[in-house]
Context: one part of a larger RNA
RNA sequence: CUCUCUCUAAGGAACUCGGCAAAAUAGCCCCAUAACUUCGGGAGAAGGGAUGCCUCCUCACAAAGGGGGUCGCAGUGACCAAGCCCGGGCGACUGUUUACCAAAAACACAGGUCUACGCAAAGUCGUAAGACCAUGUAUGGGGGCUGACGCCUGCCCAGUGCCGGAAGGUCAAGGAAGUUGGUGACCUGAUGAUAGGGGAGCCGGUGACCGAAGCCUCGGUGAACGGCGGCCGUAACUAUAACGGUCCUAAGGUAGAGAAAUUCCUUGUCGGGUAAGUUCUGACCUGCACGAAAGGCGUAAUGAUCUGGGCACUGUCUCGGAGAGAGGCUCG
Numbered sequence: 001c002u003c004u005c006u007c008u009a010a011g012g013a014a015c016u017c018g019g020c021a022a023a024a025u026a027g028c029c030c031c032a033u034a035a036c037u038u039c040g041g042g043a044g045a046a047g048g049g050a051u052g053c054c055u056c057c058u059c060a061c062a063a064a065g066g067g068g069g070u071c072g073c074a075g076u077g078a079c080c081a082a083g084c085c086c087g088g089g090c091g092a093c094u095g096u097u098u099a100c101c102a103a104a105a106a107c108a109c110a111g112g113u114c115u116a117c118g119c120a121a122a123g124u125c126g127u128a129a130g131a132c133c134a135u136g137u138a139u140g141g142g143g144g145c146u147g148a149c150g151c152c153u154g155c156c157c158a159g160u161g162c163c164g165g166a167a168g169g170u171c172a173a174g175g176a177a178g179u180u181g182g183u184g185a186c187c188u189g190a191u192g193a194u195a196g197g198g199g200a201g202c203c204g205g206u207g208a209c210c211g212a213a214g215c216c217u218c219g220g221u222g223a224a225c226g227g228c229g230g231c232c233g234u235a236a237c238u239a240u241a242a243c244g245g246u247c248c249u250a251a252g253g254u255a256g257a258g259a260a261a262u263u264c265c266u267u268g269u270c271g272g273g274u275a276a277g278u279u280c281u282g283a284c285c286u287g288c289a290c291g292a293a294a295g296g297c298g299u300a301a302u303g304a305u306c307u308g309g310g311c312a313c314u315g316u317c318u319c320g321g322a323g324a325g326a327g328g329c330u331c332g
Stems, first nucleotide, its partner, number of pairs: 001327008010318002014316001019313001027051001029049003036041001038148001052070007071075001083311007090303002095107002111146005117140001123132003149298004154228003159225002161221005168216003174210002178206006186197003229247005256290001268284005
């Protein structure tokens, strides 16, 4: 010097990103116990008192209670054995998770809602046979979103998607009347050569017309994907604008909440807390860029969650010191 411990005057978080770590609290019995609340909780709330041994009484011999006595600094005498309170964010909760840097506000959840599915179901695996779903049957099983509970969930169907309609437009393969080219058995020229004609058949071109879905079209649909404005003026101080004008849009953000896990400017401004507060909390609203099931706002309980304050307590610190053990170091 390093590690693991013990003690430390006075102070007591001044340490530090942050009370990290340590200290403190602690068992059992009695008394007492707030806001809030979903009436279950909160709650071991908080905060007090008692605790050994001997003896007497009540008494069932246990336990408990009462009286008296007695020892120590100290009686749950060691070990064992909750620190507590107040405020806010997030997630309702118990659970689950990155085996080996993340346990959370992430996932799940009960509940809500939408959607397709009538059973040889939808969906999934497989080329198939077949299998799961399910020896289930819509109070069912599959998929999507949301996430207890309370109060609620606004406007837009123009775009995209989905659903429905069938009048019209477009439209493939295929079929096909017609038309057209080639070839052409065969016929004629007495025969050969050459030439002319040529029904049927075969091979092609073109093709009126028939022809499904889809698309166009017409409607619906937002707890479907999504979206939810600008400029100018106006009130008898000023300021502001209930009001008016105008442009654009499918419609211009409703309730609630708001410098927020969202606010750049920003340490916004005001109040509280501190001697002093970029954090915290209560308000304001000028929302760079909240907002209603990618849910909005509340909410008791809950959390090895995040964040602010306080009490207790302490070597975290002022600021160090002393000691024990193990190592290191020296010698062997």